[in-house]
RNA sequence: CGAGCCGGAGCGGGAGAGUCCCCAUCACGAAUGGGGCGCCGAAGGAGCAAUCUCCCCGUCAAUCUCUCAGGUACCAGCUACCGCUUCAGGCCA
Numbered sequence: 001c002g003a004g005c006c007g008g009a010g011c012g013g014g015a016g017a018g019u020c021c022c023c024a025u026c027a028c029g030a031a032u033g034g035g036g037c038g039c040c041g042a043a044g045g046a047g048c049a050a051u052c053u054c055c056c057c058g059u060c061a062a063u064c065u066c067u068c069a070g071g072u073a074c075c076a077g078c079u080a081c082c083g084c085u086u087c088a089g090g091c092c093a
Base pairs, nucleotide, nucleotide: 002092004091005090006089007087008086009085010084011083012082013081018037020036021035022034023033024032025031038072039071040070044068045066046065047064052058
């Protein structure tokens, strides 16, 4: 310098599941707070396969599993994931 990989930033796309019951506040709202049960999985988190290994310990993923956390009308979303742009940050033919 540079194909590529990782990370950060911006823009766009992008779900799921009761606005159920009770109480309180109140501006009487589908608002706010608390409690209860049900439900969702795509913030985060945790767990496991093949593989590797001295075949033991261990290593090792997810959109799988769990539901701790988060969420459960509309809106929104430090939602996974995908696309574009960018940083000159890291790794490295």